The part of an RNA shown here (small-subunit ribosomal RNA, 3' major domain) has 475 nucleotides and comes from a metagenome.
[in-house]
Context: one part of a larger RNA
RNA sequence: UGACGGGGGCCCGCACAAGCGGUGGAGUAUGUGGUUUAAUUCGAAGCAACGCGAAGAACCUUACCUGGGCUUAACAUGUCGCGACAACCUCAGAGAUGAGGCUUUCUCUUCGGAGACGCGAGGAUAGGUGCUGCAUGGCUGUCGUCAGCUCGUGUCGUAAGAUGUUGGGUUAAGUCCCGCAACGAGCGCAACCCCUGUUCUUAGUUACCAGCAUUAAGUUGGGGACUCUAGGGAGACUGCCGGUGUUAAACCGGAGGAAGGCGGGGAUGACGUCAAGUCCUCAUGGCCCUUAUGUCCAGGGCUACACACGUACUACAAUGGCAGAGACAGCCCGACGCAAGACCGCGAGGUGGAGCAAAUCGGUAAAACACUGUCCUAGUCCGGAUUGGAGUCUGCAACUCGACUCUAUGAAGCUGGAAUCGCUAGUAAUCGCAGAUCAUCACGCUGCGGUGAAUACGUUCCCGGGCCUUGUACA
Numbered sequence: 001u002g003a004c005g006g007g008g009g010c011c012c013g014c015a016c017a018a019g020c021g022g023u024g025g026a027g028u029a030u031g032u033g034g035u036u037u038a039a040u041u042c043g044a045a046g047c048a049a050c051g052c053g054a055a056g057a058a059c060c061u062u063a064c065c066u067g068g069g070c071u072u073a074a075c076a077u078g079u080c081g082c083g084a085c086a087a088c089c090u091c092a093g094a095g096a097u098g099a100g101g102c103u104u105u106c107u108c109u110u111c112g113g114a115g116a117c118g119c120g121a122g123g124a125u126a127g128g129u130g131c132u133g134c135a136u137g138g139c140u141g142u143c144g145u146c147a148g149c150u151c152g153u154g155u156c157g158u159a160a161g162a163u164g165u166u167g168g169g170u171u172a173a174g175u176c177c178c179g180c181a182a183c184g185a186g187c188g189c190a191a192c193c194c195c196u197g198u199u200c201u202u203a204g205u206u207a208c209c210a211g212c213a214u215u216a217a218g219u220u221g222g223g224g225a226c227u228c229u230a231g232g233g234a235g236a237c238u239g240c241c242g243g244u245g246u247u248a249a250a251c252c253g254g255a256g257g258a259a260g261g262c263g264g265g266g267a268u269g270a271c272g273u274c275a276a277g278u279c280c281u282c283a284u285g286g287c288c289c290u291u292a293u294g295u296c297c298a299g300g301g302c303u304a305c306a307c308a309c310g311u312a313c314u315a316c317a318a319u320g321g322c323a324g325a326g327a328c329a330g331c332c333c334g335a336c337g338c339a340a341g342a343c344c345g346c347g348a349g350g351u352g353g354a355g356c357a358a359a360u361c362g363g364u365a366a367a368a369c370a371c372u373g374u375c376c377u378a379g380u381c382c383g384g385a386u387u388g389g390a391g392u393c394u395g396c397a398a399c400u401c402g403a404c405u406c407u408a409u410g411a412a413g414c415u416g417g418a419a420u421c422g423c424u425a426g427u428a429a430u431c432g433c434a435g436a437u438c439a440u441c442a443c444g445c446u447g448c449g450g451u452g453a454a455u456a457c458g459u460u461c462c463c464g465g466g467c468c469u470u471g472u473a474c475a
Base pairs, nucleotide, nucleotide: 001475002474003472004471005470007469008468009467010466011465012464013463015459016458019423020422021421022420023419026314027313028312029311030310031309032308033307034305035304042053043052064300065299066298067297068296069295070294073125077124079121080120081119082118083117086103088101089100090099091098092097106115107114108113127289128288130287131286132285136283137282138278139277140276141274143272148187149186150185151184152183153182154163155162156161167178168177169176193266194265195264196263198234199233200232201231202230203229204228208223209222212221213220237260240254241253242252243251244250316416320375321374322373323372324371332363333362334361337356338355342351343350344349382413387408388407389406390405391404392403393402429451430450431449432448433447434446435445
């Protein structure tokens, strides 16, 4: 000087408390451990691994296993030779591949040749998701959006170092003020950026419709007010008033205002820590393999299943189930696509194809809540697992191993021990919708809107963190 303390002081955070809803019990989905296996590819491991890499394993993917093949090779660059390439067909084979048939005769040209593509030869070389993340770059997690981390000059100290950065206030903040052997500065904080909340203006089509006509319908004439769209401005700064305060910074209250003291949300992550993670995104040193640890193919596996754990979904019901009637979103997506009306089917869906490269058409009549009827507390008209049968769709192909529909079946489960998690407002809870990936496959993820609470006395305690101080046999 740090680190540590079941030392002290001050302060903060859904840290506790006050509340609301969960997990832990059940069934299923999914990931992991374990076990099994020819293989169940690999990585991730307290917080910060475990619906994680994977924004989507039937083949492919695929790295694993079994078997069948190749050895200048599936891929790249030279050298030499030959030829357009290639399409189609037949046979063998699981295919890779092998044998044969048929058709074809590239581009430029100074006609010497050159180029692209393919085939063959040999040797240079290729190739490796093989090892090392403790050799590395890059990227990322984490403490933590915590308020810290430092430097120059000066001064003090023999020196390590100190000072500044401590102190008194204040703040979300090393934020600002005052004081002070310090005076300044940098990276962080804040602001500048985006979305959102109010308003003005510009512009009215595909959006809008107040008044005037008109219609089945903003449909048409018309309008440019309103909504909305998207450009440009305004607006909030403790600016104003009162009080407190050291005549300070600031805090408390008030006015006006759409908004008030950081208005709400996002992006933004200092010096560093964990030899944290990643050599399987990529790049890369070293090591290793080179008729194989490379590469092609078929089939299998990654989907196994006495069990254990994590994360979710669905429930156990009446604030409900079922049936009927029926109003209201926002983000977003669409041409190998979204697909209306119509017809067929109980349904998944099928036929067909109006319209739409979209403020025009379609996805799309959002659902829950609220309304009406029924059920009457039961393992039930709760719950839907499991299983039988019959089908639909995608796709060469749904046996291993897809999703969905109809019918029958109707398991556990009556609110969950110890323990433990999230959340302070348009939040929790609850309800659906869209998108990426994607032929098909979503209870996951990322967004979007609808309905919409309770509680916070407070900081004694648990956890994490910041500043000062103290002790130390630690560095």

The RNAcentral record of the full RNA draws on SILVA.